About this RNA
Small-subunit ribosomal RNA, central domain from an uncultured bacterium, 349 nucleotides, folded computationally.
Context: one part of a larger RNA
RNA sequence: CUGGGCUUAAAGAGUUCGUAGGUGGUUAAAAAAGUUGAUGGUGAAAUCCCAGAGCUUAACUCUGGAACUGCCAUCAAAACUUUUUAGCUAGAGUAUGAUAGAGGAAAGCAGAAUUUCUAGUGUAGAGGUGAAAUUCGUAGAUAUUAGAAAGAAUACCAAUGGCGAAGGCAGCUUUCUGGACCAAUACUGACGCUGAGGUACGAAAGCGUGGGUAGCAAACAGGAUUAGAUACCCUGGUAGUCCACGCCGUAAACGAUGAUAACUAGCCGUUGGGGGGAUUUACCCCUUAGUGGCGAAGCUAACGCGUUAAGUUAUCCGCCUGGGGAGUACGGCCGCAAGGCUAAAACUC
Numbered sequence: 001c002u003g004g005g006c007u008u009a010a011a012g013a014g015u016u017c018g019u020a021g022g023u024g025g026u027u028a029a030a031a032a033a034g035u036u037g038a039u040g041g042u043g044a045a046a047u048c049c050c051a052g053a054g055c056u057u058a059a060c061u062c063u064g065g066a067a068c069u070g071c072c073a074u075c076a077a078a079a080c081u082u083u084u085u086a087g088c089u090a091g092a093g094u095a096u097g098a099u100a101g102a103g104g105a106a107a108g109c110a111g112a113a114u115u116u117c118u119a120g121u122g123u124a125g126a127g128g129u130g131a132a133a134u135u136c137g138u139a140g141a142u143a144u145u146a147g148a149a150a151g152a153a154u155a156c157c158a159a160u161g162g163c164g165a166a167g168g169c170a171g172c173u174u175u176c177u178g179g180a181c182c183a184a185u186a187c188u189g190a191c192g193c194u195g196a197g198g199u200a201c202g203a204a205a206g207c208g209u210g211g212g213u214a215g216c217a218a219a220c221a222g223g224a225u226u227a228g229a230u231a232c233c234c235u236g237g238u239a240g241u242c243c244a245c246g247c248c249g250u251a252a253a254c255g256a257u258g259a260u261a262a263c264u265a266g267c268c269g270u271u272g273g274g275g276g277g278a279u280u281u282a283c284c285c286c287u288u289a290g291u292g293g294c295g296a297a298g299c300u301a302a303c304g305c306g307u308u309a310a311g312u313u314a315u316c317c318g319c320c321u322g323g324g325g326a327g328u329a330c331g332g333c334c335g336c337a338a339g340g341c342u343a344a345a346a347c348u349c
Base pairs, nucleotide, nucleotide: 004320005319006318008302012317014201015200017198021194022193023192025088026087027086028085029084030083031082033081034080035077036076037075038074039073040072041071042070049065050064051063052062053061054060091191092188093187094186095185096184097182099180103177104176105175106174107173108172109171110154114150115149116148117147118146119145120144121143125136126135162169163168206247207246208245209244210243211242215241216240220236221235222234223233258316259315260314261313262312263311266294267293268292269291270290271289272288273287274286275285276284277283298305299304322349323348324347331342332341333340334339
């Protein structure tokens, strides 16, 4: 290379969009590039193969044949692929009308709680733990009442509920805005799928500048525990957590399961829409798009998966090829840095 694979053994890129490329529904006609057939030319000799012959045999050599699976030209065929032309509507999309939703962005508002401050009441403890101590408190704490301020997060509703490509998204209101689903028609007429490079988004932590800082809390300090205790427990506490703008670009970024399409038993829930029926509030049936549980066939090393496939197929992309060395070195690209991406070998088992 051919091949075999990728939930858990090595292996699906974190996710979208999309360039080149690959691939592509249905009908008719034409062309004849691929494809198929025929004919001709060429495909040096030797080698290989077959049939003979010559050295006593063999190796070896010689003669003849076949072969050289290829290339070129001409003629022909038209099923499939391709190209062109003309169509179609089942894929895809557009319009109209409704619906659900923590989808996104900005602004405003709300009530609990927490902490601090002010004032009142009030007096000796409070706090914390396995037990304590550090700590706070007679300069009046803790508790309690009233008032004020600040920041952050939104109990109940709440749900194998919803939305989003993924990351993720939850108080309420308003404005702007993306997508999805459903029903019935109309329209466009293959406009589709995938997608090397590329582009955008991308939790937390971290970085830069400027704000903010209630609670929590790396680092740090102290108290305990202990043989020790650079920890677990306690008292404090700074970055950070929050906001604006700009970087970073990684996660067990997980369903450890790439995207799209088709086909292949069912049963039980649940969310959104539509239709039908009823004894019309609550119920039943059908259908469609999600989201769960269990299971036929089938698959799987097993566990398990099972119309939301890990079943049966097709197209395209990514990735794997014994363990360690190593996701490291070197080089390159990116980054303010931290570091990221790409990515070996010696050696060793």
The prediction has a mean pLDDT of 89. Rfam family: Bacterial small subunit ribosomal RNA. Gene Ontology terms of the family: structural constituent of ribosome and ribosome.